[in-house]
Context: one part of a larger RNA
Molecule: large-subunit ribosomal RNA, domain II
Organism: Pleomorphochaeta naphthae
RNA sequence: GCCUGCGAGUUACCGUGUGUAGCAAGGUUAAGGGAUAGGAGUCCUGGAGCCGUAGGGAAACCGAGUCUGAAUAGGGCGAUAAGUUGCAUGUGGUAGACCCGAAGCCAAGUGAUCUAACCAUGGCCAGGCUGAAGCUGGAGUAAAAUCUAGUGGAGGGCCGAACGUAAAUCCGCUGAAAAGGGUUGCGAUGAGCUGUGGUUCGGAGUGAAAGGCUAAACAAACUUGGAGAUAGCUGGUACUCCCCGAAAUAGCUUUAGGGCUAGCGUUACGUGGACUGCCACGGAGGUAAAGCACUGGAUAGAUGCGGGCCCUUCACCGGGUACCAAGUUUAACCAAACUCUGAAUGCCGUGGUACAAUGCGUAGCAGUCAGACGGCGACUGAUAAGGGCCGUCGUCAAGAGGGAAACAGCCCAGACCGUCAGCUAAGGUCCCAAAGAUAUACUAAGUGGGAAAGGAAGUAUGAUUGCACAGACAGCCAGGAGGUUGGCUUAGAAGCAGCCACUCCUUCAAAGAGUGCGUAAUAGCUCACUGGUCGAGUAGUCAUGCGCCGACAAUCCAACGGGGCUAAGUAUAUCACCGAAGCUACGGCACAGCGCUAGACGCUGUGGGUAGGGGAGCAUUCUGUGUACGGAUGAAGUCAAGACGGAAGUUUUGGUGGACGGGACAGAAGAGAGAAUGCAGGC
Numbered sequence: 001g002c003c004u005g006c007g008a009g010u011u012a013c014c015g016u017g018u019g020u021a022g023c024a025a026g027g028u029u030a031a032g033g034g035a036u037a038g039g040a041g042u043c044c045u046g047g048a049g050c051c052g053u054a055g056g057g058a059a060a061c062c063g064a065g066u067c068u069g070a071a072u073a074g075g076g077c078g079a080u081a082a083g084u085u086g087c088a089u090g091u092g093g094u095a096g097a098c099c100c101g102a103a104g105c106c107a108a109g110u111g112a113u114c115u116a117a118c119c120a121u122g123g124c125c126a127g128g129c130u131g132a133a134g135c136u137g138g139a140g141u142a143a144a145a146u147c148u149a150g151u152g153g154a155g156g157g158c159c160g161a162a163c164g165u166a167a168a169u170c171c172g173c174u175g176a177a178a179a180g181g182g183u184u185g186c187g188a189u190g191a192g193c194u195g196u197g198g199u200u201c202g203g204a205g206u207g208a209a210a211g212g213c214u215a216a217a218c219a220a221a222c223u224u225g226g227a228g229a230u231a232g233c234u235g236g237u238a239c240u241c242c243c244c245g246a247a248a249u250a251g252c253u254u255u256a257g258g259g260c261u262a263g264c265g266u267u268a269c270g271u272g273g274a275c276u277g278c279c280a281c282g283g284a285g286g287u288a289a290a291g292c293a294c295u296g297g298a299u300a301g302a303u304g305c306g307g308g309c310c311c312u313u314c315a316c317c318g319g320g321u322a323c324c325a326a327g328u329u330u331a332a333c334c335a336a337a338c339u340c341u342g343a344a345u346g347c348c349g350u351g352g353u354a355c356a357a358u359g360c361g362u363a364g365c366a367g368u369c370a371g372a373c374g375g376c377g378a379c380u381g382a383u384a385a386g387g388g389c390c391g392u393c394g395u396c397a398a399g400a401g402g403g404a405a406a407c408a409g410c411c412c413a414g415a416c417c418g419u420c421a422g423c424u425a426a427g428g429u430c431c432c433a434a435a436g437a438u439a440u441a442c443u444a445a446g447u448g449g450g451a452a453a454g455g456a457a458g459u460a461u462g463a464u465u466g467c468a469c470a471g472a473c474a475g476c477c478a479g480g481a482g483g484u485u486g487g488c489u490u491a492g493a494a495g496c497a498g499c500c501a502c503u504c505c506u507u508c509a510a511a512g513a514g515u516g517c518g519u520a521a522u523a524g525c526u527c528a529c530u531g532g533u534c535g536a537g538u539a540g541u542c543a544u545g546c547g548c549c550g551a552c553a554a555u556c557c558a559a560c561g562g563g564g565c566u567a568a569g570u571a572u573a574u575c576a577c578c579g580a581a582g583c584u585a586c587g588g589c590a591c592a593g594c595g596c597u598a599g600a601c602g603c604u605g606u607g608g609g610u611a612g613g614g615g616a617g618c619a620u621u622c623u624g625u626g627u628a629c630g631g632a633u634g635a636a637g638u639c640a641a642g643a644c645g646g647a648a649g650u651u652u653u654g655g656u657g658g659a660c661g662g663g664a665c666a667g668a669a670g671a672g673a674g675a676a677u678g679c680a681g682g683c
Stems, first nucleotide, its partner, number of pairs: 001683006011095013026051003032045005055062002065077004098236002101233001105226006116200009125190001127159003130155001134151006163187003167184005202218001204214003239617006249262005263368002265365007274358001276354008289341001290339002295335003299331005306324002308321004371396007379388002401412003416588004421584003427578003430563003436575007448565001454549002458546010475533005481506003486500003512527001516525002589607007596599001618672001620669006629661002637656008
């Protein structure tokens, strides 16, 4: 892991609903006793007790009333609805109370054959090195000290086996081993190692102290018991079909992943048009917008209280001001906590109308209290987030189908079943892949098929301005002069370093006291401006459509789903077609309402569904009717094939099997497994 078997809302009592049965102002017996062939039973007896028939008051007590009270007042609780006893069932309470699951707490015991420490008694430590004290001899001294040679053999001394240890590293990690192996280390006469016997233990021991160790798991051992501890937590909880169908909110909570009440669901009964949509009319309101009349903010101008600075004066007074500036005023603005104003929606009421479902009340039973995304309106955040938090609508949740390549929350659309029929929605119609054409434009960028500020004689359309056959624009030919080298400055300054200017005058078709290059300064080239040549448009500005640049990311094309497309891109217009579980057609099933001729009926409508509520069934084991019925001419079980039913399922035939089995109607449950890191066995 698979297979087979086992495996979870039970039982008792007490409440409270519902259904059903009996009796009914009553209902009912309990223990006990008796009868019976009688075990399980059945029948009779037993009226104790309980519930109901009257309540109010603390009570005395009174009583359809009573209590409070001075009250014949008011107020409170009552009076005007039938109960009760079984059985079945929903649910609550008390019990382990649907099942499995802690870590833990307490008690009584068992453990020091492991290990920690200690006590008693034994054992062990190859070999080598060093050479303390002391002692002896010698030297030395007044005597000592001291020195020297030898002897001696000290030391938690040195090197290093056994033994002990475990610092580094490699291996081992379903190991050779539930702690080891290899290599290199450390201690190795000591606080050494070790044998045997003994002592100390569970809030206790022992500990050169690591919370270490106390029999392979110790911040409190192990065994048994309290014990089915408790678990607001996790997991699991078993056949079928039919009807309806939520919530993820509010308030409170040592509360926030739990509860309680309300909200929202369902079922029964009652009520009866009360609900909802639309239309009309009537209301309340201070949002959006707007505005500046208030409260504040804020810009510029005018005026300018007051102040600053300067001048003046002995002081006062006074004068000036390109400074600041109250108030007033003009113009243009801003506001969630501003409003002289003020919608649309929404909300409330009245009337009408549409629908045939809803609404409201009482009672039983719930589940829900982690919501998600999208559109719109706000706040918060950074006008960040698949962020947080509200309001409102939608979808998902609990919703399948078609589209968006794929894609809970987007778009279309709500799946009772069947059909090799039709029409459509969103979205599409070159191929993958069902279905397309026509017309007129635009785009040249593969734009389409990702992106901003900003940039550009891209291109198309429109508007507008200047110049232009009295010849424009571009090109080409020619001119572009004189006073004068203007004045100043300067070494020089001559159109062209710089400064000045009322930059003038003349000749001209035209020509600046000069647009740029250039020179030391001149010179030279050029421009403005003019003529000629040429012969028809030219130069700007604005708006709009579609394009261009801006454009850089990590494995591999990878920013159309792909192929590929110049339309198979974009815009406008038209007509077709495809396309879903939508709608229609035909057949069928179920449910609800209504109708009647009352059932094989008709009409209308409905039938997605998690938590959850309600309803109807199937199967298993056992019991009764029942010594009935089937069965060796072959039961159950099992294998194969078939038939029937809306499902759970039922049934037939054949094989196998070899002794029990079941229909109908009732009754009772150890009553349905795929999941619980489920339990046991097999493989």